A computed fold for a 73-nucleotide RNA from a Polyangia bacterium, annotated as transfer RNA.

RNA sequence: GCUCUCGAAGCCGAUCUGGUGAUGGCGCCUGCCUGAAGCGCAGGAGAUGCUGGUUCGAUUCCAGACGGGAGCA
Numbered sequence: 001g002c003u004c005u006c007g008a009a010g011c012c013g014a015u016c017u018g019g020u021g022a023u024g025g026c027g028c029c030u031g032c033c034u035g036a037a038g039c040g041c042a043g044g045a046g047a048u049g050c051u052g053g054u055u056c057g058a059u060u061c062c063a064g065a066c067g068g069g070a071g072c073a
Stems, first nucleotide, its partner, number of pairs: 001072007010026003019056001028044005050064004
């Protein structure tokens, strides 16, 4: 330099051919429980890495740049 692949809450990871409130686990917060904490129960907050494009509609498709990984020179 070229090709391929990945990027989603604090962490891990579904969302398989576009369809409208993005699912769950751990963690976090609040309440109940306890002498207190833990466990348990109930509830809650938080995310599709960035910029554009296509589309009525994009986490999904396309392009570019950024970052990680793999392969070839």

Its Rfam family is "tRNA". By type it is a transfer RNA.
Model confidence (mean pLDDT): 84 of 100.
Lineage of the source: Bacteria > Pseudomonadati > Myxococcota > Polyangia.